Source information: RNAcentral holds the sequence, with entries from ENA. This is a predicted structure of a 72-nucleotide RNA (transfer RNA) from a Gammaproteobacteria bacterium. NCBI's taxonomy places the organism under Bacteria, Pseudomonadati, Pseudomonadota, Gammaproteobacteria. Its Rfam family is "tRNA".
């Protein structure tokens, strides 16, 4: 130095222009002598950073940043 993939909740992910879900995990209540398991609920998310395009962008452009993989 080109070249490609990724980048959403603590963790691992789903979402191809219209209110951004899901497992675990955490919180609570139920069950239980108690603990686990197991049922119901509930909180959690400036969708890497910034700009462009659209009435409307996690989606599309483009930059840059971190990370991983191929070429020389």
């Nucleotide at each position: 130095g080109c070249c490609g993939a990724a980048u959403u909740a603590g963790c691992u992910u789903a979402g191809u222009g219209g209110u951004a879900g899901a497992g675990c995990a955490u919180c609570g209540c139920a069950c239980u002598u108690g603990u686990a398991a197991u049922g119901c609920g509930g909180a959690g998310g400036u969708c890497g950073u910034g700009a462009g395009u659209u009435c409307a962008a996690u989606u599309c452009u483009c930059a840059c940043a971190u990370u991983c993989g191929g070429c020389u």